[in-house]
Molecule: THF (Tetrahydrofolate) riboswitch aptamer
Organism: Convivina praedatoris
RNA sequence: UUAGGGGUAGAUACCUGUGCGUUAAGUGCAGUGGAAACGGAAUGUGGGCCACUGACGAAACAGUUUUGUGCGAUGCAGGUAUCGCAUUCACCAGU
Numbered sequence: 001u002u003a004g005g006g007g008u009a010g011a012u013a014c015c016u017g018u019g020c021g022u023u024a025a026g027u028g029c030a031g032u033g034g035a036a037a038c039g040g041a042a043u044g045u046g047g048g049c050c051a052c053u054g055a056c057g058a059a060a061c062a063g064u065u066u067u068g069u070g071c072g073a074u075g076c077a078g079g080u081a082u083c084g085c086a087u088u089c090a091c092c093a094g095u
Base pairs, nucleotide, nucleotide: 002094004092005091010083011082012081013080014079015078016077017076018075019074020072021071022070029054030053031052032051033050034049038046040089041088042087043086044085060069061068062067
């Protein structure tokens, strides 16, 4: 000098364990507010998290008194696979 490479938060699917709800919470949707973090660094983007409010809204059955089988865009933890930073610098290896 030139052409490459790796890596985040996280997303999707599946599996395992353990809970919650089935007396409807949760999930999903809309709005408001908040906090911290997110490739090694800076800027930025985007997604995620928490609280509240609103609208919508469900699968129970057997047993018989708390157990089983189900069901829920169900919580948490772990695992597997796939996907996963724009610019500049840094890093890796090459010319």